This is a predicted structure of a 1456-nucleotide RNA (small-subunit ribosomal RNA) from a metagenome.
Rfam family: Bacterial small subunit ribosomal RNA. Rfam links the family to the GO terms ribosome and structural constituent of ribosome.
Model confidence (mean pLDDT): 81 of 100.
The RNAcentral record of the sequence draws on SILVA.
[in-house]
RNA sequence: ACCAGUUGAUCCUGCUGGAGGGCACUGCUAUCGGAUUACGAUUAAGCCAUGCAAGUCUUAAGAUACGACACGUAUCUUGGCGAACGGCUCAGUAAUACGUAGUCAACCUACCCUGAAGAGAGGCAUAACCUCGGGAAACUGUGGUGAAUAUCUCAUGGGUCGCCGAGGCUGGAAUGCACGGCGAUUUAAAGGAGCGCGAAAUGGAGCGCCACCGCUUCAGGAUGGGACUGCGGCUGAUUAUGGUAGUUGGCGGGGUAAAGGCCCACCAAGCCGAUUAUCAGUACGGGCUAUGACAGUAGCAGCCCGGAGACGGGUACUGAGACAAGGACCCGAGCCCUACGGGGUGCAGCAGGCGCGAAAUUUCCGCAAUGCGCGAAAGCGUGACGGGGGUAAUCCGAGUGAUAGUCUAACGACUAUCUUUUGACCAGUCUGAACCACUGGUAGAAUAAGUGGUGGGUAAAUCCUGUGCCAGCCGCCGCGGUAAUACAGGUAGCACAAGUGGUGUCCACGAAUAUUGAGUCUAGAGCGCCCGUAGCUGGCCUUGCCAGUCUUCUGUGAAAUCUCACGGCUUAACCGUGAGGCGUGCAGAAGAUACUACAAGGCUUGGGAGUGGGGGAGGUCAGAGGUACUAUAGGGGGAGGAGUAAAAUCCUGUAAUCCUUGUAGGACCCUCGGUGGCGAAGGCGUCUGACCAAAACACAUCCGACAGUGAGGGACGAAGGCUAGGGGAGCGAACCGGAUUAGAUACCCGGGUAGUCCUAUGCAGUAAAUCAUGCAAACUAGGCGUUGCAGUCCUUUAGCGGGGCUGCAGUGCCGUAGGGAAGCCGUUUAGUUUGCCACUUGGGGAAUACGGUCGCAAGACUGAAACUUAAAGGAAUUGGCGGGGGAGCACCACAAGGGGUGGAUGCUGCGGUUCAAUUGGACUCAACGCCGGAAAACUCACCAGAAGAGACGGCAGGAUGAAGCUCAGGCCAAAGACCUUAGCUAACGAGCCGAGAGGUGUUGCAUGGCCAGCGUCAGUUCGUGCCGUGAGGUGUCAGGUUAAGUCCUGCAACGAACGAGAUCUCCGUCGACAGUUGCUACCAUUAUGGAAACAAAGUGGGCACUCUGUCGAGACUGCCCGCGUCAAGUGGGAGGAAGGAGGAGGCGACGCUAGGUCUGUAUGGCCCGAAUCUUCUGGGCCACACGUGGCAUACAAUGGCACAGACAAUGAGUUCCGACGCCGAAAGGCGAAGGCAAUCCCCUAAACUGUGCCUAAGUUCGGAUCGGGGGCUGAAACUCGUCCCCGUGAAGCUGGAAUCCCUAGUAAUCGCGUGUCAUUAUCGCGCGGUGAAUAUGUCCCCGCUCCUUGCACACACCGCCCGUCAAGCCAUCCAAGCUUGGUUUUAGUGAGGCACCGUCAGUGAUGAUGGUGUCGAGCUAGAGCUAGGUAAGGAGGGUUAAGUCGUAACAAGGUA
Repeated sequence: ACCAGUUGAUCCUGCUGGAGGGCACUGCUAUCGGAUUACGAUUAAGCCAUGCAAGUCUUAAGAUACGACACGUAUCUUGGCGAACGGCUCAGUAAUACGUAGUCAACCUACCCUGAAGAGAGGCAUAACCUCGGGAAACUGUGGUGAAUAUCUCAUGGGUCGCCGAGGCUGGAAUGCACGGCGAUUUAAAGGAGCGCGAAAUGGAGCGCCACCGCUUCAGGAUGGGACUGCGGCUGAUUAUGGUAGUUGGCGGGGUAAAGGCCCACCAAGCCGAUUAUCAGUACGGGCUAUGACAGUAGCAGCCCGGAGACGGGUACUGAGACAAGGACCCGAGCCCUACGGGGUGCAGCAGGCGCGAAAUUUCCGCAAUGCGCGAAAGCGUGACGGGGGUAAUCCGAGUGAUAGUCUAACGACUAUCUUUUGACCAGUCUGAACCACUGGUAGAAUAAGUGGUGGGUAAAUCCUGUGCCAGCCGCCGCGGUAAUACAGGUAGCACAAGUGGUGUCCACGAAUAUUGAGUCUAGAGCGCCCGUAGCUGGCCUUGCCAGUCUUCUGUGAAAUCUCACGGCUUAACCGUGAGGCGUGCAGAAGAUACUACAAGGCUUGGGAGUGGGGGAGGUCAGAGGUACUAUAGGGGGAGGAGUAAAAUCCUGUAAUCCUUGUAGGACCCUCGGUGGCGAAGGCGUCUGACCAAAACACAUCCGACAGUGAGGGACGAAGGCUAGGGGAGCGAACCGGAUUAGAUACCCGGGUAGUCCUAUGCAGUAAAUCAUGCAAACUAGGCGUUGCAGUCCUUUAGCGGGGCUGCAGUGCCGUAGGGAAGCCGUUUAGUUUGCCACUUGGGGAAUACGGUCGCAAGACUGAAACUUAAAGGAAUUGGCGGGGGAGCACCACAAGGGGUGGAUGCUGCGGUUCAAUUGGACUCAACGCCGGAAAACUCACCAGAAGAGACGGCAGGAUGAAGCUCAGGCCAAAGACCUUAGCUAACGAGCCGAGAGGUGUUGCAUGGCCAGCGUCAGUUCGUGCCGUGAGGUGUCAGGUUAAGUCCUGCAACGAACGAGAUCUCCGUCGACAGUUGCUACCAUUAUGGAAACAAAGUGGGCACUCUGUCGAGACUGCCCGCGUCAAGUGGGAGGAAGGAGGAGGCGACGCUAGGUCUGUAUGGCCCGAAUCUUCUGGGCCACACGUGGCAUACAAUGGCACAGACAAUGAGUUCCGACGCCGAAAGGCGAAGGCAAUCCCCUAAACUGUGCCUAAGUUCGGAUCGGGGGCUGAAACUCGUCCCCGUGAAGCUGGAAUCCCUAGUAAUCGCGUGUCAUUAUCGCGCGGUGAAUAUGUCCCCGCUCCUUGCACACACCGCCCGUCAAGCCAUCCAAGCUUGGUUUUAGUGAGGCACCGUCAGUGAUGAUGGUGUCGAGCUAGAGCUAGGUAAGGAGGGUUAAGUCGUAACAAGGUA
């Protein structure tokens, strides 16, 4: 001092969680010592067995017993003192308490201290004891003896009270103290020990002394208490028109130690309360403790001080002191004993037990120390206290080895040597006795390390194995669905360490209740608005006062605690001494007087008043008017009107709509009209008048701080709603129809009731009542509008015309500083400063429940909790999207056209179905004549059957013969594959466990590579700079332009890269060079045919032409005109083979689609491994009620058939192409030259042209299907090839909705070649022939690119998301009823206490008994208030991967 978590990313707001410290419990683990105020507080102030915790005194007294009778001891009783302390606990108590400072002129005080004075004379009892009784016991009764420091009477002295006198002392004040007199009243005393004398009866009466201990009275002190007062410290107003009848006060009494309604009689009606009374809840208070930088917050069981309590409640007695619990009485609840008659008991003392609980020790030792009680003392007693034991209670200290060497990647291991802290043992010292400790010694590295964590936050693993959204982890975020650094185990490393983690709680973190020290336009938060009470705050000057304030001093604020220094335990913790500090305070005294308050006087600037002329939809009331509308009456008119996207309901022949004239009615007030005006806000709009009110300006005439804000309180307050009565034209919730729709309780249409309007000094009191911005004051740059008033200047048509400048007041826009998370605000502040009020503190539950107040009701105001959740939210950014907008583009868009598909038959692929198998992949574009995939075997992955095969290693087996080969027989479709049998050969061996080869087995969602689509697109980025807190922006934008982010110009950008373009290939024109296998114009020549002309062919020249190949030229908006910004470019033109990218191809940016492919190959993981490997035979991929994609052929005359005739190019060829000849009707067969190719061959191109026939028909169209006969390939043609011939001759007559391709050598049409290939092409890829129509546009549909806008989307609209219903769980609310407490009160009853009176006993004290009065716990019954528990049933809420129905919201979300 922060860190993680909302987002695709960002900045905020905001909470949640983590990191620190304390306390309690708990898991795992543990060697030792010291210290301490630790140890049943938290839950049960619940209950307790047993023992102990308060006794002591013989120097107060009596008696009994015993003895070693000098005298002592023990016991019982009377008596004195103590038992009111100490110890325990925290239930009650919010003030009868505590803390602090005071007061008592209103009091007491045993023992103690000081001073003074005294103790005279007498008497009666009684316990113990003896006796006799009652009773189980506890206990108790009768008679007798009999003592005192027990007790009584009298005296003396004294005290107290009253009156009078005198006027002394203290004091702020006499009511106090003191003095004198008179009177009244009351009333003291106690001895003991010691010493001495001592009659007589040697046993002690009596007497004396006394420096001992006591006794009495008075006065004083000390100590301890009692009472009173100020101030201080919890929560709740869902406790306030509140509380209080002894209540508040007075007079007079009573009572007490003492004032007082403390109590009583009478009188008065007071007293307390928003500065929080009363009531309710909670709680002993403080010193202190924890935490924190402090302020503070939380706690306050232990130690100390104070209080209170003793099973619950009450009462008094004794006493100096108690209303006493280790005393008494009574009631109640509980327990125990009992002979049933009656008794006993109180651990919140120390131990200990039960219970409760997460939770807490020994039924120990000792009075040696410190204290306390008694005693003259010795001493006795003391669970106070001092010690021991137990406890991982806290704090502190120590150790678990050190050194060297070797090995190890590291961790570490081993060896050697050393040391002995600690622990163990021995002896002594210490101690009341012990423990511990201390001193000395002995052996021996020996006796001693865990806990938590390792994805981030947060230090430490992308290590291994297992698991596979399972098991589990996780404070939060989040891990786990087959490669988990996050689960579990192992290894390694990290933190702390005799401890370390978890749970709960407190403080801090949190400026997260904010005084210091937050906020309120949009995140939570400004009351709808004004008036105003209390309160708070308050202008300038002077004087007084000294309350606040400030200074100094005095007293007090206990000790402990805290800080510092020094000292004592080996150190430390701990302890001691001293100093300081703390308690932040209170009280008193003296002073200061600036400020505040107070008192007095003055001032004018704040405020108010006055005067003046203007402005205004300001309000109320009255009157007047206007158009429209509807209704109605008359007239005209005659079929529709109305309504919608389109319709229908509806109106209309009883005359509508429409035109016109009149009448009636109610509501409203066009234009002007304007980010114009007025008002506190809501709100206010025709004109005129009356009344009422406010503001601005100007003047500076009056008052003289009269002010600001404003809790409570009061007035006003849109629309809708309510009450009562009117009114009702239009509009119009509800409602009724018509449409729309899957539905349509809506949107649209036709009707239509409340209401809308008026009255009531009616009710209500809320709105996104918004500027989402409280009111007031001061200060802090400007610019541009507009409204009102004033001043001044100019102008004028002289107008209550116009214009400029200035001031004040309003109302807008832009903007500086500054502020803000940003958007934005910005003299009309969200800036700076001040005063006062209101409000906020994560989201939901909830603006809900309950309670209260108000209201006729509807409802309003006030306003929680349980529970649930890690986010909800604000602003802005980049994308994506929109049934938002704008611009541009494309025949996988449209338009204009051409030809198809969709209908038929066939081929082929896919789905489905079937099957032993019909292997698998691909599914919108971007799967479906695709995997080059035309599968007869092979292919082959599928099915049926059969067989083969294990490198390497271990074990079992094997010369007692493994594996292998073979005749015969069996088995089989077949087979020495196997079996039987017989032989041959001679060393290995698949029986088991591992490990391999192989796998078209799995995962394309683990991958490489390759490919497809976006994309026939024009985009995608970077460096530097600049802007922004930041994500990010700018550049890449704007205006033009382009096929293009192509180029130009501008611009906080300037440059650059990948794309585009260019470069590359082919075609089109020309030139040069080259000339075989190409060519043959020309020349020569040969043979053939022919009469000849000539034809066709060859050879030799030749290279002109064609062609082939190489190298060049050519095209660049270069030239002209127009447009354009003098640009880029573009329209037209010239020339040219070609013109604006000449045509075609190749080349495919950053990326995205978890697109396709593990079945081309490669490859991680997983799997099979003698079968998922390999081979063979056969089958299947070719099935077939069906659906579908693509194509072929057709439906015919632009045609079919027949005959004749013409013109290509690309390619391929040795297991091959095969000329040519012969055979066959043909397919084809037999022979065979040439050709490894510009040489030979495939090789006849077809459409086309000419002639003829067919003549509109299911045909001379069409050819499916089927029958017959042949050929070819191949081992094989049945499933399942192809070809030929003959016959057969199906559907089909141009194809619904819909949909595909195409812009020129293109579509369409015609054939040819090739790939695959033994054979097979309706397929793919190429080649040439013939050869159009239409457009020269657009963004309407489907899309693409860019800009902009909205967004609650970001897995990105195939998005997000709402509510009912159904289901599970949870808490809550209402609730008949049942039930338990608390408290108040009424009535009755009432143990017992106190006072008084009578009677009896007694000398008396006193006791017994009866009565009166009073207080009175408790009990019973009723009522009121209040707090719970339970609950049939009801209600909503929250929550829960994949339920139902719709689609309300987010885009104009499809009705904003």